[in-house]
RNA sequence: ACAAUGACAUCAUAAUCACGGCGGCUGAAUACAGUGAUGUAUUCAGACAAGCUGACUAAUAUCGGGAAAAUCCUAACGAGCAAUCGAAGGACAAUUCCGAGGGAAGCAAUGGAGAACAUUGUACCCGUAGAGACUAAACGUCAGCACCCUUACGUAAAAGUAAGGCGAUGCUAUAGUCCGAUCCCUCUCGUAAGAGAGGU
Numbered sequence: 001a002c003a004a005u006g007a008c009a010u011c012a013u014a015a016u017c018a019c020g021g022c023g024g025c026u027g028a029a030u031a032c033a034g035u036g037a038u039g040u041a042u043u044c045a046g047a048c049a050a051g052c053u054g055a056c057u058a059a060u061a062u063c064g065g066g067a068a069a070a071u072c073c074u075a076a077c078g079a080g081c082a083a084u085c086g087a088a089g090g091a092c093a094a095u096u097c098c099g100a101g102g103g104a105a106g107c108a109a110u111g112g113a114g115a116a117c118a119u120u121g122u123a124c125c126c127g128u129a130g131a132g133a134c135u136a137a138a139c140g141u142c143a144g145c146a147c148c149c150u151u152a153c154g155u156a157a158a159a160g161u162a163a164g165g166c167g168a169u170g171c172u173a174u175a176g177u178c179c180g181a182u183c184c185c186u187c188u189c190g191u192a193a194g195a196g197a198g199g200u
Stems, first nucleotide, its partner, number of pairs: 008023001010021002025046009051145006062100006071091004077086003101126003106122006130179001132178005148165006184199006
């Protein structure tokens, strides 16, 4: 580069259970903000699409608080003649919101001869895997380039200049290695789902 297959992403420890749960995007309508491109919210309907190049990979083995769908269980409570159901109680948990403390390459300010180094602030991140350890590099952060769109200036019309807009989520572990767990046995708590401890 071409071709084929699948396709928005994620959640099920063999199979099934997903026509489910949560999340993102696109289109339409309505409302608000903006000169505008557009942005935010709600409802309905969808599966077309989601740019490239480099740099960084850190964050006490940390400490705490709130919320949580689907799924599973059923001793008490409520409904029911009963089976059973529940907006009831519990388990597990995809995840979500905060406080303390902290962070690589950055950005801004201050100090400094200095692009060293230090301090403060800031966006984002760690804290937040399955208890976790290590390596890497992104779907992360940073710097830049380019496509498309908007406004102003400019022009016969352009080119161009400046300032803006859009290009998704997945990392509460992504790809791996290790360890753990799952499987088996025993004990404890519990009606149970499950939780904890030990062992092969």
This is a predicted structure of a 200-nucleotide RNA (Group I catalytic intron). The prediction has a mean pLDDT of 77. It matches the Rfam family "Group I catalytic intron". Rfam links the family to the GO term Group I intron splicing. A reference for the family is Cech (1990), "Self-splicing of group I introns", Annu Rev Biochem.